[in-house]
Molecule: Bacterial RNase P class A
Organism: Acidobacteriota bacterium
RNA sequence: CCUGCCGGAUGGGCAGCCGCUCCCGUCAAACGGGGGAGGAAAGUCCGGUCUCCACAGGGCAGCGUGCCGGCUAACGGCCGGGGGGGAACUCGGCGACGGGUUCUCUACGGAAAGCGCAACAGAAAAUAUACCGCCCGGCGACGGGUAAGGGUGAAAUGGUGCGGUAAGAGCGCACCGCGCGCGGAGCAAUCCGCGCGGCAUGGCAAGCCCCACGCGGAGCAAGACCAAAUAGGGGAGGAGGAGCGGCCCGCUCCGCUUGACUCCCGGGUAGGUUGCUGGAGCCGGGCAGUAAUGUCCGGCCAAGAGGAAUGGCUGCCGCCCGCAAGGGAACAGAAACCGGCUUAUAGUUCGGCAGGUCCA
Numbered sequence: 001c002c003u004g005c006c007g008g009a010u011g012g013g014c015a016g017c018c019g020c021u022c023c024c025g026u027c028a029a030a031c032g033g034g035g036g037a038g039g040a041a042a043g044u045c046c047g048g049u050c051u052c053c054a055c056a057g058g059g060c061a062g063c064g065u066g067c068c069g070g071c072u073a074a075c076g077g078c079c080g081g082g083g084g085g086g087a088a089c090u091c092g093g094c095g096a097c098g099g100g101u102u103c104u105c106u107a108c109g110g111a112a113a114g115c116g117c118a119a120c121a122g123a124a125a126a127u128a129u130a131c132c133g134c135c136c137g138g139c140g141a142c143g144g145g146u147a148a149g150g151g152u153g154a155a156a157u158g159g160u161g162c163g164g165u166a167a168g169a170g171c172g173c174a175c176c177g178c179g180c181g182c183g184g185a186g187c188a189a190u191c192c193g194c195g196c197g198g199c200a201u202g203g204c205a206a207g208c209c210c211c212a213c214g215c216g217g218a219g220c221a222a223g224a225c226c227a228a229a230u231a232g233g234g235g236a237g238g239a240g241g242a243g244c245g246g247c248c249c250g251c252u253c254c255g256c257u258u259g260a261c262u263c264c265c266g267g268g269u270a271g272g273u274u275g276c277u278g279g280a281g282c283c284g285g286g287c288a289g290u291a292a293u294g295u296c297c298g299g300c301c302a303a304g305a306g307g308a309a310u311g312g313c314u315g316c317c318g319c320c321c322g323c324a325a326g327g328g329a330a331c332a333g334a335a336a337c338c339g340g341c342u343u344a345u346a347g348u349u350c351g352g353c354a355g356g357u358c359c360a
Stems, first nucleotide, its partner, number of pairs: 001356010012317007020036006038331001042342002045340005050219004062215005067081005082108001083106010109210002114208002116204002131150002133146005158176006177199001178197008223274004233265005241258006281300008319328003
């Protein structure tokens, strides 16, 4: 210098013309002025605000979370710490192994409550056992001892060294590992030291399960308000209309029912209004804290539509390709709002890593 991978930031600028949408001047029209997508607006995976419905208390079932401390409105998020695994370098040790530095991964409660599972291979897979081998009985066969060495497996009953023995074996000793006890450090997870135990009941809980903690449901098409026409419901009035009854009959009259029509009331539909964007807000600075974060001071108001506006054209500049003419520029688009997580992302840029080439 080039290429690739990973992580962070950024995600073209200015101006003109024509539109779209909301607000203001302004009650309306016209006109003028002003605002108008994102870092993820996405997936809708977690957590909340808000709204309605349900709800004595406790338990069962179900779902979720799971080392410790902190932050936060809350979280399965974030920060810090601890334990464990891996890689490189390095130091110590005969060795098993231990220590240090840097980077990195980690769903990391319980396996001595119980149940379950472990294919294939292998002698043997949780109960104990012996295929090859080794040693003894002279040898073969066979019997006995053994668990060093080999072999199988994802996993084989602690490991190394020395002693010991017929061969071997925690059989003995030292160390490493493990377990238990005591003491110390730390809020805690946990760590350190000392002593004891030859080591005794291995693995899987992203199998059932056990333990601790948490969890009511639906979602802005939530919900609230105003409210037409038509039809229907309730109430009041109601003819010189209709029916029945009262008097022996008829008429008049009286009573009851039905009722065209008139007025009133309430529900609900269309439609309209609201919820609706000033908020766990944004920017800058100070302070506290390792940090996440909190707090104080100053400044700012940046879409609010509703089947849904945020667009198109032109000029100049910047970036990439090209001699030029000219061409290209990602992922993607708000829908009540907020905090996270996850995923996508051309080009430019910063940091890290890997490879290549050149020079010294």